[in-house]
Context: one part of a larger RNA
Molecule: large-subunit ribosomal RNA, domain II
Organism: marine sediment metagenome
RNA sequence: GCCAGGGAAUUUGGUUCUGUGGCGAGGAUAACUCUCUCCGAGAGGUAUCCGUAGCGAAAGCAAUUGUCCGCAGCCCUUUUGGGUGAGGGACACAGUAUGAAAGUGCUGGAAGUCACAGGGCCCAGACCUGAAACCGGGCGAUCUAGGCUUGGGCAGGGUGAAGCCUUCCUAACGGAAGGUGGAGGCCCGCAGAGGUUCUGUGGACAAGCGUUCUUCUGACCUGAGUCUAGGGGUGAAAAGCCAAUCGAGCCCGGAGAUAGCUGGUUCCAGUCGAAGUUGGCCGUAGUCAAGCCUUGAGGGAGGUUUCUAAUCCUGUAGAGCUACGGAUAGGGGAAGAUGGGGGAGAAAUCCCUCGGUCCCCUGUCCAACUCCAAAGGGAUUAGAAUCGUAGAUCUCAGGAGACGGGGGCUCGGGGUAAACUCGAGUUCCGAGAGGGGAACAACCCAGAUCGUGGUUAAGGCCCCAAAAUGUUGAUUAAGUGUUAACGGGGGAAGGAUGUCUUUUGCCCAAGACAGCCGGGGGGUUGGCUUAGAAGCAGCCAUCCUUUAAAGAGUGCGUAACAGCUCACCGGUCGAGGCUGAGGGCUCCUAAGAUGGACGGGGCUAAAUCAACUGCCGAUACCACGACCUCAUCAAAAGUGAGGGGUAGGCUGGCGUCUGGAGAGGGCAGAAUUGUCUUCGUAAGAAGGCGAGGACCUCUCUGGAAUGAAGAUCCUGGCGGUAGUAGGAGCUG
Numbered sequence: 001g002c003c004a005g006g007g008a009a010u011u012u013g014g015u016u017c018u019g020u021g022g023c024g025a026g027g028a029u030a031a032c033u034c035u036c037u038c039c040g041a042g043a044g045g046u047a048u049c050c051g052u053a054g055c056g057a058a059a060g061c062a063a064u065u066g067u068c069c070g071c072a073g074c075c076c077u078u079u080u081g082g083g084u085g086a087g088g089g090a091c092a093c094a095g096u097a098u099g100a101a102a103g104u105g106c107u108g109g110a111a112g113u114c115a116c117a118g119g120g121c122c123c124a125g126a127c128c129u130g131a132a133a134c135c136g137g138g139c140g141a142u143c144u145a146g147g148c149u150u151g152g153g154c155a156g157g158g159u160g161a162a163g164c165c166u167u168c169c170u171a172a173c174g175g176a177a178g179g180u181g182g183a184g185g186c187c188c189g190c191a192g193a194g195g196u197u198c199u200g201u202g203g204a205c206a207a208g209c210g211u212u213c214u215u216c217u218g219a220c221c222u223g224a225g226u227c228u229a230g231g232g233g234u235g236a237a238a239a240g241c242c243a244a245u246c247g248a249g250c251c252c253g254g255a256g257a258u259a260g261c262u263g264g265u266u267c268c269a270g271u272c273g274a275a276g277u278u279g280g281c282c283g284u285a286g287u288c289a290a291g292c293c294u295u296g297a298g299g300g301a302g303g304u305u306u307c308u309a310a311u312c313c314u315g316u317a318g319a320g321c322u323a324c325g326g327a328u329a330g331g332g333g334a335a336g337a338u339g340g341g342g343g344a345g346a347a348a349u350c351c352c353u354c355g356g357u358c359c360c361c362u363g364u365c366c367a368a369c370u371c372c373a374a375a376g377g378g379a380u381u382a383g384a385a386u387c388g389u390a391g392a393u394c395u396c397a398g399g400a401g402a403c404g405g406g407g408g409c410u411c412g413g414g415g416u417a418a419a420c421u422c423g424a425g426u427u428c429c430g431a432g433a434g435g436g437g438a439a440c441a442a443c444c445c446a447g448a449u450c451g452u453g454g455u456u457a458a459g460g461c462c463c464c465a466a467a468a469u470g471u472u473g474a475u476u477a478a479g480u481g482u483u484a485a486c487g488g489g490g491g492a493a494g495g496a497u498g499u500c501u502u503u504u505g506c507c508c509a510a511g512a513c514a515g516c517c518g519g520g521g522g523g524u525u526g527g528c529u530u531a532g533a534a535g536c537a538g539c540c541a542u543c544c545u546u547u548a549a550a551g552a553g554u555g556c557g558u559a560a561c562a563g564c565u566c567a568c569c570g571g572u573c574g575a576g577g578c579u580g581a582g583g584g585c586u587c588c589u590a591a592g593a594u595g596g597a598c599g600g601g602g603c604u605a606a607a608u609c610a611a612c613u614g615c616c617g618a619u620a621c622c623a624c625g626a627c628c629u630c631a632u633c634a635a636a637a638g639u640g641a642g643g644g645g646u647a648g649g650c651u652g653g654c655g656u657c658u659g660g661a662g663a664g665g666g667c668a669g670a671a672u673u674g675u676c677u678u679c680g681u682a683a684g685a686a687g688g689c690g691a692g693g694a695c696c697u698c699u700c701u702g703g704a705a706u707g708a709a710g711a712u713c714c715u716g717g718c719g720g721u722a723g724u725a726g727g728a729g730c731u732g
Base pairs, nucleotide, nucleotide: 001718002717003716004715005714006713011124013122014121015120016119017118018117019116020115021114022113023112026050027049028048032044033043034042035041036040054061055060064092066091067090068089069088073084074083075082076081093108094107095106096105097104098103127264128263130261134254135253136252137251138250139249145228146227147226148225149224150223151222152221153220154218156188157187158186159184163180164179165178166177167176168175169174192215193214194213195212199208230246232242233241234240267653268652269651270650271649272648277290278289279288280287281286292401293399294398295397296396297395298394302387303386304385307383308382309381310380311379312378313377314376318372319370320369325366326365327364329362330361331360332359333358334357338355339354340353341352342351343350344349405429406428407427408426409425410424411423412422413421414420434445435444436443449626450625451624452623453622454621455620459616460615461614462601463600464599468613470612471611472610473609474608475607481603482602494588495587496586498585499584500583501582502581503580505578506577507576515572516571517570518569519568521545522544523543526540527539528538551566555564556563627643628642629641630640631639632638654707656704657703658702659701660700661699662698663697664696665695672691673690674689675688676687677686678685679684722731723730724729
């Protein structure tokens, strides 16, 4: 993991509501007794309980059938009608408490009670499984810790304490040397005892194996016996050890401890359908109340506020600021009552400058600025629309769930930012399928009862792949692109004589622009400077003349000249040229790790812009058929409205076991079982054939230990993949 069987809202008592039934201003008996009896019934039993009156702490006092409106119904009228009108509503009135009173609170025009069934709640284990723990009584020191009693063990080698002996020294005490001797928590090192590292780690082993090390006459090691016991022991102390268990052993019991926490909770269908908000709580993993869902009853006419109009309210977006408050760049000016700095002067004082104040011009900003000021938003009224007598809004009663939310868009607070966080509004996911977006909870389209056919939406129409290799006009040459957005997108400042387009100014057949040919002179080598300065180091001036034109010279060049060239003019040529600005597409800027992504192939359109015509395309829409719910309705038919759905409410069914009553089946084949068929929306039901070999079912009505795929569920059975190098085996 698979299979089979087992496995979770129950029961007692109390209470409340609903349904059904009995009796009804009453209703009911309980224990118990008697009678009959297999179970069990019948009769009695009126204690007691609930109700019939309330108010008040108590003493105590103690209640309405008066008026109006009016739904259903009924009656009369056929009308936008009238009358009556149970129940219902309003106003009066009454009881009582309080109070001086006014007033206020509760109550009042009679419906309960008992039984059964069901939905909740309370006391109980209270839907099932699950702690770590707490307490009680026992069992343990064959492991291990310490103690006690009595035994046992420690190869071999080394070192050589005291003491003693001899000799020597000394007056003596004492000392020295040699020998002897054999001390020691001494040394080396077996047995023994004990560690470190590696390995092993579902091991060969619930502590081992290999190497190596420490200790080995001692606080040594060890056998047997015995003692200490659970808040207790023992401990050279590690909270170590006390039988593979120790920051409080083990066993049984209290015990089904408790668990606001995790997991699980078993047949079908129909109908409606949530919330993750507000307030309280040692409350934030929970719960109570409200809001939101559902079912029933009451009631009897309005509800909603998408739209339009009118009249008001507002101070946000934007904008503005010589309209205030504040911020702010540059320039100019004024006055000299004013602050700082500098200067002149012996001082008085004067001058310059930077502030401050005021004025002018140009240029700006503000959540906590506003002379202005939208769109919107709000209020009231009217109208329209829509829902509602098929009964809404509303009121009451029963049952919930929920009180972890999340995404998009718009507007905000925090943050550098975030698939960040905190808000407001709205929408979707949650609880929503289908089509599109390559794939993709919340992006686009669209809200799925079932079947068949058609038409469209978003999005698409070269191939994968349904539908245009569609039409017209432009652009792009970069594979730019072939991406609605987001995600997972890509791309900036700044550049381009890439190209298309719009436009400003100027030149041009009296010939532009570019090229080519020719001229580009004279006074003069201007003056000064300088070694020199002749257009061209530098300074000053920059005239005149001949001319078609030619600078006291644009650049190169020379030591200085020279030389080349330009401006300028003519000729040639023959039609546009130069310049700035705006827009479209494109290019550069542009670097990432296996080869690579427009979904892919591929495409020069199958790219982009603009316009158009077709077609494809969904559970949308339409048509037809079927089922169900609600309404009309005695029923049926017809008609109308509806049928996505988690938590959850309500409703109707299927099946299992069993009691009673009735009806049946079965050896000419029951239950059970394999397979096939039919019926039913489904749970399921029926039948045929085969196996099987003795019981079984249907209808009505009762009762339940009544439905499994899950709980690392329990018990039993069974593996395969796989692991262990392989085999066997083991695990599973």